[in-house]
Molecule: RNase P RNA; transfer RNA
Organism: Pseudomonadota bacterium
RNA sequence: AGAGUCGGCCAGACAACCGCUGUGCUUUGUCACGGAGGAAAGUCCGGGCUCCAUAGGGCAGGGUGCCAGGUAACGCCUGGGAGGCGCGAGCCUACGGAAAGUGCCACAGAAAACAUACCGCCAAAGUCCUUCGGGACCGGUAAGGGUGAAAUGGUGCGGUAAGAGCGCACCGCGCCGCCGGCAACGGCGGUGGCAGGGUAAACCCCACCCGGAGCAAGACCAAAUAGGGGGGCGAUAGGUGCGGCCCGCACUGUCCCCGGGUAGGUCGCUUGAGGUGUGCGGCGACGCACAUCCCAGAUGAAUGGUUGUCCACGACAGAACCCGGCUUAUCGGCCGACUCUCCCU
RNA sequence: GCUCCCAUCGUCUAGUGGUCCAGGACACCGGCCUCUCACGUCGGUAACAGGGGUUCGAACCCCCUUGGGAGCGCCA
Numbered sequence: 001a002g003a004g005u006c007g008g009c010c011a012g013a014c015a016a017c018c019g020c021u022g023u024g025c026u027u028u029g030u031c032a033c034g035g036a037g038g039a040a041a042g043u044c045c046g047g048g049c050u051c052c053a054u055a056g057g058g059c060a061g062g063g064u065g066c067c068a069g070g071u072a073a074c075g076c077c078u079g080g081g082a083g084g085c086g087c088g089a090g091c092c093u094a095c096g097g098a099a100a101g102u103g104c105c106a107c108a109g110a111a112a113a114c115a116u117a118c119c120g121c122c123a124a125a126g127u128c129c130u131u132c133g134g135g136a137c138c139g140g141u142a143a144g145g146g147u148g149a150a151a152u153g154g155u156g157c158g159g160u161a162a163g164a165g166c167g168c169a170c171c172g173c174g175c176c177g178c179c180g181g182c183a184a185c186g187g188c189g190g191u192g193g194c195a196g197g198g199u200a201a202a203c204c205c206c207a208c209c210c211g212g213a214g215c216a217a218g219a220c221c222a223a224a225u226a227g228g229g230g231g232g233c234g235a236u237a238g239g240u241g242c243g244g245c246c247c248g249c250a251c252u253g254u255c256c257c258c259g260g261g262u263a264g265g266u267c268g269c270u271u272g273a274g275g276u277g278u279g280c281g282g283c284g285a286c287g288c289a290c291a292u293c294c295c296a297g298a299u300g301a302a303u304g305g306u307u308g309u310c311c312a313c314g315a316c317a318g319a320a321c322c323c324g325g326c327u328u329a330u331c332g333g334c335c336g337a338c339u340c341u342c343c344c345u
Numbered sequence: 346g347c348u349c350c351c352a353u354c355g356u357c358u359a360g361u362g363g364u365c366c367a368g369g370a371c372a373c374c375g376g377c378c379u380c381u382c383a384c385g386u387c388g389g390u391a392a393c394a395g396g397g398g399u400u401c402g403a404a405c406c407c408c409c410u411u412g413g414g415a416g417c418g419c420c421a
Base pairs, nucleotide, nucleotide: 001341002340003339004338005337006336007335008334009333010332012310013309014308015307016306017305018304020035021034022033023032024031025029037316041327042326044325045324046323047322048321049214050213051212052211056247057246058245059244061210062209063208064207065206066080067079068078069077070076081095082093083092084091085090096205097204101203102202103199104198105197118145119144120141121140122139126137127136128135129134153171154170155169156168157167158166172194173192174191175190176189177188178187179186180185218267219266220265221264228258229257230256231255232254233253238252239251240250241249260420261419262418274293275292276291277290278289279288280287281286311314346417347416348415349414350413351412352411355371356370357369358368363401373389374388375387376386377385394410395409396408397407398406
């Protein structure tokens, strides 16, 4: 200098004027202060909060899935293991079980998992024939070819009639022991000739987790009336909470349809697993202690407009009960750590 | 705001791992029929919302995105 990897941050700046919205009051004002995001989004997970039993038992159902830790919790995060990719920094992984059972594997192929042989190879042993070269039968075999996404461990040497874990060496696999590690797992040694394909984002098995509903939850005040009509269920019961079932608990007439009335206000509503700084513990996620700060809270729903100056000319996008994550969208720029290649000293 | 559901030719739909370069009806286009049109008949064009994954193989199973639709207040 070029190419690249990982992590973090910013999201036009400043000023004037005019507005919008919330809060405050010794000054109700020509007042003071606050006023969108890293994703406020998708609603995909987890939790708080509220109501229903203090959320109870069982079945069903759903979710997660290497190990350890973090956390309020998680499908998230951190560290580690294994496998894969990359020269490397690094990145990716739904990564339990297929020797518990069942199902499926189209077409092709002998055979898709009980087993078997299309083309081949051999013909040692047995029987028959023979022109004495050999041929046929009964057979042996799975090395080679062929089919397929996938064919019953791989390579090599020996062996054999031809072959074959039939024997041996190495690799892979299973089992046992020892060592290291909390563990996943790894290393070493011995042993077994292999104990038998794939698929669990097919059913399933194993381990762990999950009660339901959602701020239109829920509480209070006010207003209004046709407190109406029809139907279901029903008293050792039935119904509701409960969106599948049974038990249990609580309450008790309740549910559905049609019709009617009213759609006003207050609370919930923002101080919170909160932000910032320092120190300590931990590889880290994170935790602890101290100090300090208050930072939107609307309900037709605010956060905007105009002008000026400057620059690198401004992307995706806008709260609605609140948090922790994930995912998706996103102009451009800055900082830090690291890798590879080339050149110069 | 919250909770659900759906997406296949222009339209309505079948399909629920292979027999599907996806079938049917209506519509559209062309030929035949007719003096011409309609009807009829023969043939044709035309789709799995987009991306990624699992699998030998995906319209179908899983994840993300996009688009569309439905329901939910209180009183009695």